[in-house]
RNA sequence: GCUCUGGUAGUCUAGCGGCCAGGAUUCCACCCUGUCACGGUGGAGACCCGGGUUCGAUUCCCGGCCAGGGCG
Numbered sequence: 001g002c003u004c005u006g007g008u009a010g011u012c013u014a015g016c017g018g019c020c021a022g023g024a025u026u027c028c029a030c031c032c033u034g035u036c037a038c039g040g041u042g043g044a045g046a047c048c049c050g051g052g053u054u055c056g057a058u059u060c061c062c063g064g065c066c067a068g069g070g071c072g
Base pairs, nucleotide, nucleotide: 001071002070003069004068005067006066007065010025011024012023013022018055026044027043028042029041030040031039048064049063050062051061052060
């Protein structure tokens, strides 16, 4: 230099062009308990950046950045 894959809460991860962006964990409050832990209920927290297509983009296209694999 070329090419492929990926980038979603603090962390791990799902997602079909119309979702309140789902789950786990974490955190907060309450319940439970003599206390802690476990358990239960409720809540908080995310689409890498810039353009394009579209009535509508996390999703499709282009460029960039970052990470990983392959080739040279």
Transfer RNA from Candidatus Iainarchaeum sp., 72 nucleotides, folded computationally. It matches the Rfam family "tRNA". The family's RNA type in Rfam is transfer RNA. The sequence is in RNAcentral, with records from ENA.